């Protein structure tokens, strides 16, 4: 300087051909328990890395841009 990957909840992540985003684990409340943990029922929580384009619609397609990470020079 030039080639590939990746970004989605607090972590780790799924998400097929474009059709109103979903798991575990934490964290919340109750049950249960002499307390804790476990165990079981319920709840919260996501501007899908940023901007912009295409589309009736975009996490998903197209560009530019930051971060990480491999490789080449």
């Nucleotide at each position: 300087g030039g080639a590939g990957g990746a970004u989605u909840a607090g972590c780790u992540u799924a998400g097929u051909u474009g059709g109103u985003a979903g798991a575990g684990c934490a964290c919340c409340u109750g049950a249960c328990u002499c307390u804790u943990a476990a165990u079981c029922a319920g709840g919260g929580g996501g501007u899908c890395a940023u901007c912009g384009g295409u589309u009736c619609g975009a996490g998903c397609c197209c560009g530019a841009u930051a971060u990480c990470c491999u490789c080449c020079a």